[in-house]
Record summary:
RNAcentral holds the sequence, with entries from SILVA. This is a predicted structure of a 1499-nucleotide RNA (small-subunit ribosomal RNA) from a soil metagenome.
RNA sequence: AGAGUUUGAUCCUGGCUCAGAACGAACGCUGGCGGCAGGCCUAACACAUGCAAGUCGAACGUGAAGCCACCUUCGGGUGGUGGAAAGUGGCAGACGGGUGAGUAACGCGUGGGAAUCUACCCAAUGGUACGGAAUAACUCAGGGAAACUUGAGCUAAUACCGUAUGUGCCCGAGAGGGCAAAGAUUUAUCGCCUUUGGAUGAGCCCGCGUUGGAUUAGCUAGUUGGUGGGGUAACGGCCUACCAAGGCGACGAUCCAUAGCUGAUCUGAGAGGAUGAUCAGCCACACUGGGACUGAGACACGGCCCAGACUCCUACGGGAGGCAGCAGUGGGGAAUAUUGGACAAUGGGCGAAAGCCUGAUCCAGCGACGCCGCGUGUGUGAAGAAGGCCUGCGGGUUGUAAAGCACUUUCGAUGGGAACGAAAUGUGCCGGGCUAAUACCCCGGCAAGCUGACGUUACUCAAUGAAGAAGCACCGGCUAACUCUGUGCCAGCAGCCGCGGUAAUACAGAGGGUGCGAGCGUUAAUCGGAAUUACUGGGCGUAAAGCGCGCGUAGGCGGCUUUGCAAGUCGGGUGUGAAAUCCCCAGGCUUAACCUGGGAACUGCAUUCGAGACUGCAUUGCUAGAGUAUGGGAGAGGGAAGUGGAAUUUCCGGUGUAGCGGUGAAAUGCGUAGAUAUCGGAAGGAACAUCAGUGGCGAAAGCGACUUCCUGGACCAGUACCGACGUUCAGGCACGAAAGCGUGGGGAGCAAACAGGAUUAGAUACCCUGGUAGUCCACGCCAUAAACGAUGAGAACUAGACGUUGAGAGGGUAAGCCUCCCAGUGUCGCAGCUAACGCGAUAAGUUCUCCGCCUGGGGAGUACGGCCGCAAGGUUGAAACUCAAAGGAAUUGACGGGGACCCGCACAAGCGGUGGAGCAUGUGGUUUAAUUCGAUGCAACGCGAAGAACCUUACCUGGUCUUGACAUCCUCGGAACCCUGCAGCGAUGCGGGGGUGCCUUCGGGAGCCGAGAGACAGGUGCUGCAUGGCUGUCGUCAGCUCGUGUCGUGAGAUGUUGGGUUAAGUCCCGCAACGAGCGCAACCCUUGCCCUUAGUUGCCAGCAUUAAGUUGGGAACUCUAAGGGGACCGCCGGUGACAAACCGGAGGAAGGUGGGGAUGACGUCAAGUCAUCAUGGCCCUUAUGACCAGGGCUACACACGUGCUACAAUGGCCAGUACAAAGGGUUGCCAACCCGCGAGGGGGAGCCAAUCCCAUAAAGCUGGUCGUAGUCCGGAUCGCAGUCUGCAACUCGACUGCGUGAAGUCGGAAUCGCUAGUAAUCGUGGAUCAGAAUGUCACGGUGAAUACGUUCCCGGGUCUUGUACACACCGCCCGUCACACCAUGGGAGUUGAUUGCACCAGAAGUAGGUAGCCUAACCGCAAGGAGGGCGCUUACCACGGUGUGGUCAAUGACUGGGGUGAAGUCGUAACAAGGUAGCCGUACGGGAACGUGCGGCUG
Repeated sequence: AGAGUUUGAUCCUGGCUCAGAACGAACGCUGGCGGCAGGCCUAACACAUGCAAGUCGAACGUGAAGCCACCUUCGGGUGGUGGAAAGUGGCAGACGGGUGAGUAACGCGUGGGAAUCUACCCAAUGGUACGGAAUAACUCAGGGAAACUUGAGCUAAUACCGUAUGUGCCCGAGAGGGCAAAGAUUUAUCGCCUUUGGAUGAGCCCGCGUUGGAUUAGCUAGUUGGUGGGGUAACGGCCUACCAAGGCGACGAUCCAUAGCUGAUCUGAGAGGAUGAUCAGCCACACUGGGACUGAGACACGGCCCAGACUCCUACGGGAGGCAGCAGUGGGGAAUAUUGGACAAUGGGCGAAAGCCUGAUCCAGCGACGCCGCGUGUGUGAAGAAGGCCUGCGGGUUGUAAAGCACUUUCGAUGGGAACGAAAUGUGCCGGGCUAAUACCCCGGCAAGCUGACGUUACUCAAUGAAGAAGCACCGGCUAACUCUGUGCCAGCAGCCGCGGUAAUACAGAGGGUGCGAGCGUUAAUCGGAAUUACUGGGCGUAAAGCGCGCGUAGGCGGCUUUGCAAGUCGGGUGUGAAAUCCCCAGGCUUAACCUGGGAACUGCAUUCGAGACUGCAUUGCUAGAGUAUGGGAGAGGGAAGUGGAAUUUCCGGUGUAGCGGUGAAAUGCGUAGAUAUCGGAAGGAACAUCAGUGGCGAAAGCGACUUCCUGGACCAGUACCGACGUUCAGGCACGAAAGCGUGGGGAGCAAACAGGAUUAGAUACCCUGGUAGUCCACGCCAUAAACGAUGAGAACUAGACGUUGAGAGGGUAAGCCUCCCAGUGUCGCAGCUAACGCGAUAAGUUCUCCGCCUGGGGAGUACGGCCGCAAGGUUGAAACUCAAAGGAAUUGACGGGGACCCGCACAAGCGGUGGAGCAUGUGGUUUAAUUCGAUGCAACGCGAAGAACCUUACCUGGUCUUGACAUCCUCGGAACCCUGCAGCGAUGCGGGGGUGCCUUCGGGAGCCGAGAGACAGGUGCUGCAUGGCUGUCGUCAGCUCGUGUCGUGAGAUGUUGGGUUAAGUCCCGCAACGAGCGCAACCCUUGCCCUUAGUUGCCAGCAUUAAGUUGGGAACUCUAAGGGGACCGCCGGUGACAAACCGGAGGAAGGUGGGGAUGACGUCAAGUCAUCAUGGCCCUUAUGACCAGGGCUACACACGUGCUACAAUGGCCAGUACAAAGGGUUGCCAACCCGCGAGGGGGAGCCAAUCCCAUAAAGCUGGUCGUAGUCCGGAUCGCAGUCUGCAACUCGACUGCGUGAAGUCGGAAUCGCUAGUAAUCGUGGAUCAGAAUGUCACGGUGAAUACGUUCCCGGGUCUUGUACACACCGCCCGUCACACCAUGGGAGUUGAUUGCACCAGAAGUAGGUAGCCUAACCGCAAGGAGGGCGCUUACCACGGUGUGGUCAAUGACUGGGGUGAAGUCGUAACAAGGUAGCCGUACGGGAACGUGCGGCUG
């Protein structure tokens, strides 16, 4: 410090996720030791039991046991000592310990303040006198179950009361008045009282800081202040009476929700964010609520009273209790410990002290809960052992790892030794101080001892022995670490992206590896990364985001200048900022964690001194900002009144006749009752052509005929005045298109709704005919728009160029004009900015000020609540839930019912077909035991198959074999092999006979056959979506790329685009490109012309010859087959740009690629093929292998493809007759001749082929016949008789003869081929093959028609454009409906919580009153009084109750929309011109997406 994830790829925006640290944790697996720390986060839920606050006899009266003495009736008594126990009294119990419910508060933090108190402690002052009355305990007598309690009697005090005194204190202006005390033990102290001061602690007040919500905006009657009074330790509405009407609040009152606060802790670079366990400070609470008492201190955790809930005891009358102390129990929960030891240390209470008490504390126990440290051995050891795993079978890896050998012994286990923590107090002695003192007390020293829970302590020694001690997670990327097996979208994994559908590094197991290690992972929550709330440190044209626009209040910000002040600001000092923590240094535990000491720091607050730049405040001026006055011209700026013409419509009248109108085409509609058309007249409403312009004006919305009146603003010019008067603007107010609403008018045209007609599968639409609200006016509402420049307002600065509007200035002309400047409005463009597009003085540049707004998508601008509205609705504006994206710009493709250009038998123009018939053949389907398998739009279907009767053959039925039909190896035997019998359909089985080979180092070997055992063979079994190879297709289309350079952040672009041209990315020119490669072309084959060479089997002009190139001869010609030539836009003319090239012409056999072929770029289709072959994996192994016989692949209601033959006269038939090419032939082609009607048979010559044979070419030509008919067309089908091949033609061959003579008379929608030696037509040959072509491949003969042209259909190429597509339009995608699940709104209500108001009620308590009752101290001779208590009563008030509101939560029949879900239904709204451009606002309508009207926007 970053990384993953949106895309085909890119950049950006933006969310989600990860790596880090950390934890009072929990869970899973595992677990050796020690140190240090920490351990109910949940139910402030309920608690059994024990303990947690007592102590003092040196305050007081009693006084048990025991001991001593005396007496004794031997029961005991008395006295003393003793001090248990309870009581009176004092002090403590308000500390210590726990918890965080409440509290948003002067509660806490920080810094200040004045009107206070403070027991014990310290210092000081002055006292401590004289009296009195009671009462517990105790005794007696009662009540009660108990708790407890009543009466009578006795008694003490440091308990209580009175009087005196007053250093002093209090009250009071003063005069004056008022106020104390306690003694004890034994001789010296401790106490007590008054007062003062201190210390400590506490109370009170104030400034500042301290969570979220405005869908909480108004709150407040003791409320704010005053006066009098009361009250308090003290100020104060703290309380009360009266008076006044204040006080708080947008700088957030009130209300609601949440929460103890802080030092600090965690994280972070910091700023921040989160937290508030342990430790420390403060606060609050103690079962819930209320209350006071006592006291220095409490409204009191282990005190009291009352009310309530709960629990317990009870004799039912009544009582008792409060673990949020330490342990512990139940419960809750994912989860948190022992009913331990000790007061030895530290500290606290009481005491003079000894001492007692102390669950504070110190220790121990439990649990890896955390941090830290140590160990589980060390060295050596290659035969690289065994085993495991993998394997390309060679090996690799585990791995020096183990074993083995040599060592060591930490820790643990066993036994022994052994610290620190303990120093005091106290006692004795000595010295010093104090003192009158050798008492006491204090200080110092010495001495003798006493005190340890922990503790089987730390530490250390000895002996033993590698002995007792390693796991967890992960290994697709992020992220370090890879293979095998199993599984087969199953089981499962997953933090995100995502894995799994038969070769999973992602599941599970294993081997191996990586990381950490007594731990390792997971989960929850926190910070970080996240600059993803941006103070440091973000944004708003299109990604989320500028309010529709203005005016303007509060607020914010603000020109130049003088002086003062010193609030902000800056500097110094002082105080404070507790300790601990963090940081630095040093020290102590063997180290570390941890602990101790010192320092620094605590970024803060307060105060004081200073500075005076800047801000502020006050003040003095100024004129550059702003404004005013004057003079001008421009303008659809606004309002009102009036006027005008053109057009539409209607009405009246004339002319006139059959249509008009409307559309893609129609129809509805209008018209013979006279329309449309046309002329004249009239009425009425609405809108203002031309001018008209990225022209003008206005804040925006918006504004367009003309005239008049009223009126706002801007601009220009020059001068004068004022003197910062400015700017922005939360709330607020005004304006605000269209639609819409209310009332009243108006209504020509247009036109939601509606109606009808069309279109359509449907058509609630688009189109047409009508048509109502509305559109118009007046007044009043509404307040929204893509209200857009998707760009807030103001100010300053920062290159230019070219337009245009309105003024002005200068120059000049005859006029046009030229230059400058201000204010607008546009286009381009530098720098700069931007993710890019783009912006660019009218900024989206560089800065300043203020306002508004944004923080992933969906849910949703929805719900609820508030405000506004007559309504429609507007405004403000969530959450649950859900997704990992949503999005912007640009790129490359693909696509478009986008555009431009171009090509192709693509269309058109033609010729001939298919689709109809019969048959052949292939396919689908069906059938079957099987009808083997594959191929399936073009690019499967006369395809694999260049040929299924057996074989082929893979299928079926039946039979048979199991190392196998085939390969290699081993052992044994035998030559191989030939002939042959029997059984069987055959495979096969059982036999008979013949035969003894080749090489040899004599061991044997090679080949073949048979038998045996096992390794293995075999598979046309599966996967073409695991593959190689081969092939099809786009397409013989002209394209596809690269290097370097350049441009771009980048994907990419450029080159390859452009202008021409071509069949062509063919060539030329231009050009930030320059070159190159694969394709194109050429090179190759063939064909067309000529030449040379060569003449046999081919040829024959001339010579001879024959029936015949038959023979002699010839080498000219044809031909053959080898080599050359020839054609290149080369020449001429024209066009073009002087190019490339094109057009025409000449010559030429051939002319612009001469014709044909071979040749197929990068790639696409997971195209085809595992059944040509090869091959990974999987599967079968007496079978899915192998052999045999028979059957099937040939089935047949039907559907389709490809063909053949036809339907006839351009023909059929008969007779005669002419001319090819290219092939094939020894298992062959087969002549002549003979036989047969014929298929064919016989026959055997020739030929291994330019020699012989197949082999007569046919159409054609000549002649004849038929005469338009189901025929002398057509030949299917069937019958009979044959031929040939073959082991065999039944299923199931071809052919022949005779007979039979079906459909069919040119073929619907639709569709195919072909542009010249082509189509059409005619025959011939080959491969395969025993036989079996209408198929296929090849050959020649005859031999056309047409092409204006590129609008349209199809396919393709290039450029461009749009895109929401990228599996790429067979794409994407919207809404209703149906089903399932989820969360949520409404809802008659219901239940609970909380709270406001009104009222009732009123325990305990306090205060006031008091007429009833009681009453020791004081007064009084007494009566009585003063005072007090009880009771009663008044006020306040807790609980409780009633009524009525608010808020929140839960629940609710039914209901609304929303989200998610696998392949459901209906349509097709959007994305391309998405097939009616889309979208925004509004209104109406419709199953639904939506449609239509009106206005707006261009996205």
The prediction has a mean pLDDT of 85.